[in-house]
Molecule: transfer RNA
Organism: Acidodontium megalocarpum
């Protein structure tokens, strides 16, 4: 870091999980339950690289620690 809560950074290569929300299937109907879909400026602003959420520099902001 998707609405909510999180992984993925250490070791650069398709942006991910589980819940929610939408449609569709199932059903006499709701719920579950299967299937799909939407939904990301990865806090920023630079910089390295073919390629950066991932490395590097700064900035904001939150927790933690010592004085």
């Nucleotide at each position: 870091u998707a609405g909510a809560g999180c992984a993925g950074c250490c070791u650069g290569g398709u942006a991910g999980c589980u819940c929610g929300c939408a449609a569709g299937g199932c059903u006499c109907a709701u719920a579950a339950c299967c299937u799909u879909g939407a939904g990301g400026u990865c806090a920023u602003g630079g910089g390295u690289u073919c390629a950066a959420a991932u490395c590097c520099c700064g900035u904001c902001u939150c927790c933690g620690c010592u004085a």